Small-subunit ribosomal RNA, 3' minor domain from a Candidatus Coatesbacteria bacterium, 145 nucleotides, folded computationally. Lineage of the source: Bacteria > Bacteria candidate phyla > Candidatus Coatesiibacteriota. Rfam family: Bacterial small subunit ribosomal RNA. It was read from a public genome assembly.
Context: one part of a larger RNA
RNA sequence: CACCGCCCGUCAUAUCACCCGAGCCGGGGAUACCCGAAGUCCGUGACCCAACCAUUUGGAGGGAGCGGCCGAAGGUGUGCCUGGUAAGGGGGGUAAAGUCGUAACAAGGUAGCCGUACCGGAAGGUGCGGCUGGAUCACCUCCUU
Numbered sequence: 001c002a003c004c005g006c007c008c009g010u011c012a013u014a015u016c017a018c019c020c021g022a023g024c025c026g027g028g029g030a031u032a033c034c035c036g037a038a039g040u041c042c043g044u045g046a047c048c049c050a051a052c053c054a055u056u057u058g059g060a061g062g063g064a065g066c067g068g069c070c071g072a073a074g075g076u077g078u079g080c081c082u083g084g085u086a087a088g089g090g091g092g093g094u095a096a097a098g099u100c101g102u103a104a105c106a107a108g109g110u111a112g113c114c115g116u117a118c119c120g121g122a123a124g125g126u127g128c129g130g131c132u133g134g135a136u137c138a139c140c141u142c143c144u145u
């Protein structure tokens, strides 16, 4: 490069990171129930036994066995914390020359903007309230000459 200007959003293409996420695969700890090893303890002990007593069988004591409480691992269910993966969904950033319109910037051609509600391919539109950071015209007040 100065309106043949600037500029907004949807859509399309490429790429980047992010968010949500059914499902799937793990880790940790909690809890209820099931099963229940070793082992101590308790009970039982018609089978067994050297040391003690008695001495012919017996007694005391002990043991195998059996039962019980506790009990590790394991199993089932429930919910908690946490990691991975992921169909799909969502917006965002970036990218000379794509598409649709033209919202904003000059009264941007309906002044603009803020809040809110509804509506619309998109910028956006309309309603209500608010602001001037609105142009123009007229008047008032004030300042300067």
Base pairs, nucleotide, nucleotide: 003108005105008101009100011098013095014094015093016092018090019089020088023085024084025083026082027081028080030078031077032076033075034074039070041068042067043066044065047063048062049061052059053058111132112131113130114129115128116127117126118125119124